[in-house]
Context: one part of a larger RNA
Molecule: small-subunit ribosomal RNA, 5' domain
Organism: uncultured bacterium
């Protein structure tokens, strides 16, 4: 020099950053993922109109509106946000590759968008439960389910062309088989559905090389190494399986056993190194702990299921209910890390045709000298050099222009007016800004509110006096202290830095 620190002592202001390194420990509350009525069938609030009784501003009632609610359906919840426990391994970084692959929404492009059916939840009746949560029976509806037509891109055999050959590739090919589509809404010009084709994205697999210690781990391997049929997967493969061969791998370190996400990069170093891997940002992994799947274009899913197994909680004991390594926040651990805060104004996400709705993503305030960077704490004059301290040879000498005093400025911080951009957009002629009455402008008063720490024996910038008496104590190293201590405690003087100044840990 450096650091997510932290510990003494101190402490004015701002701006930028940071802020559980420990116990992937438990977790009280709040919130953190919903949206669509222009898919659907119910529910129908205010308001407007009209009609009747009247008590004349209330009652009943049809319209008309469409707010609202739960449903069933559509798309999202596989993204955003946490964390580093497991991994030493195609995880990762890098460079290939798939003649072994999917890919909603998007863009683009071509055809279609015929025509029938049966049900259900929500209601409604009854009924079980202490609750979670159900049961029977009846009614309905859709872009929910689903039968048929059509298509001719798909898949399989066969032939036929094509390449030197080929396990291989191609055709608007030819026969045959298999087998496959739809849905409509509304505000009527828009938004949709169905099949394929190409594109973008994102993802999947596969290789080549590199990526930590240890031999006080030397043999290691039976789905193991390879083949063949099967199977399965988007797809390739022992990835699975049933036969077959007897291989695979290894001192260029297998196997085992210890650490440990990886990288861009951040620290330090002339550099070659070396240590790190917080904050940003890529990639993996995990989500009470193990296991396993379902839905889906994508997950084996943190705020989804199911099952075991801890723990915690509610029970009418018969059964349930839960998972903060989301944002606060609590407990406990520790040498230590904040606010149960504001708002979707903006930037982005997901729904919707929009309005808009949700969004602890984000933007933004609070808090902490924790770090990095600015400012401030007054400026100019002022000696027969006051007063006090300390010293002293007693003559001064030093604190020292320092202070009073006098003349002057007002940064900051305080009080008063004024007051943004950040708004592009959307919405529609009005309107929208959390931050914030912040920033920043003006104006006002007054030097007025605002300086500490360390260390002075050498290293190493800075010296005396008193206390102590090998005690007390000090120390980074040598080494100080047994009666004249510059080395220990205190003053007085000095040096260095400075809103900080020391220690302390690890690392170069």
């Nucleotide at each position: 020099g450096a650091c997510g620190a932290a510990c003494g002592c101190u402490g004015g202001c701002g701006g930028c950053g940071u802020g559980c390194u420990u116990a992937a420990c438990a977790c009280a509350u709040g919130c953190a993922a919903g949206u669509c009525g222009a898919a659907c069938g119910g529910u129908g609030a205010a308001g407007c109109g009209g009609g009747u009784g009247c008590u004349u501003g209330c009652a009943c009632u049809c319209g008309u509106g469409g707010a609202u609610c739960a449903g069933u359906g559509g798309c999202g919840a596989a993204c955003g946000g946490g964390u580093g426990a497991g991994u030493a391994a195609c995880a990762c970084g890098u460079g290939a590759g798939u003649a072994a692959c999917c890919u909603g929404c998007c863009c683009a492009u071509c055809a279609c968008u015929c025509u029938g059916g049966g049900a259900u939840a929500a209601g409604c009746g009854c009924u079980g439960g202490a609750a979670a949560c159900g049961g029977c029976g009846u009614c309905u509806a859709a872009u929910a389910c689903u039968g048929g037509a059509u298509a001719c891109g798909a898949c399989c055999a066969a032939c036929c062309c094509u390449u030197g050959c080929a396990u291989g590739g191609g055709g608007u090919g030819u026969u045959g088989g298999u087998g496959g589509a739809a849905a409509g809404a509304u505000u009527u010009a828009u938004c949709g559905g169905u099949g394929g084709u190409g594109g973008a994205u994102g993802g999947a697999c596969u290789c080549g090389c590199g990526u930590c210690c240890u031999a006080u781990c030397a043999g290691c391997u039976u789905g193991u190494u390879g083949g063949u049929g099967g199977g399965g997967u988007a797809a390739u493969g022992g990835c699975c399986u049933a036969c077959c061969a007897a291989g695979g791998c290894g001192a260029c370190g297998a196997c085992g056993g210890g650490u440990a996400g990886c990288c861009g990069g951040c620290c330090u170093g002339a550099g070659a190194g070396g240590g790190c891997g917080a904050c940003c940002g890529g990639c993996c992994a995990c989500a009470c702990u193990g296991g396993g799947a379902c839905u889906g274009a994508g997950a084996c899913a943190c705020g989804g299921c199911c099952c075991a197994g801890a723990c915690u909680c509610c029970u009418a004991c018969g059964g349930g209910a839960g998972g903060c390594a989301g944002c606060a926040g609590u407990g406990g651990g520790g040498a230590a890390u904040a606010u149960u805060g504001c708002a979707c104004a903006a930037u982005g996400g997901g729904c919707g045709a929009a309005a808009g709705c949700c969004u602890g993503a984000u933007g933004c305030a609070g808090c902490g000298a924790c770090g990095c960077c600015g400012c401030g704490u007054g400026a100019g004059g002022g000696a027969u050099g006051a007063c006090g301290g300390c010293c002293u040879u007693c003559g001064g000498g030093u604190u020292g222009u320092a202070a009073a005093c006098c003349u002057c400025u007002u940064u900051c911080a305080g009080c008063a007016g004024g007051g943004a951009a950040g708004a592009a957009g959307c919405u529609u002629u009005u309107g929208u800004g959390a931050c914030g009455g912040u920033a920043c402008c003006u104006g006002c008063a007054g030097a007025a509110g605002a300086a500490g720490c360390a260390c002075c024996g050498g290293c190493u910038a800075a010296c005396u006096a008193c206390g102590u008496g090998c005690c007390a104590g000090c120390a980074g190293c040598c080494g100080c202290g047994g009666u004249a201590a510059u080395a220990c405690g205190u003053a007085g003087g000095g040096u260095g830095c400075g809103a900080g100044c020391g220690u302390u840990u690890g690392u170069c």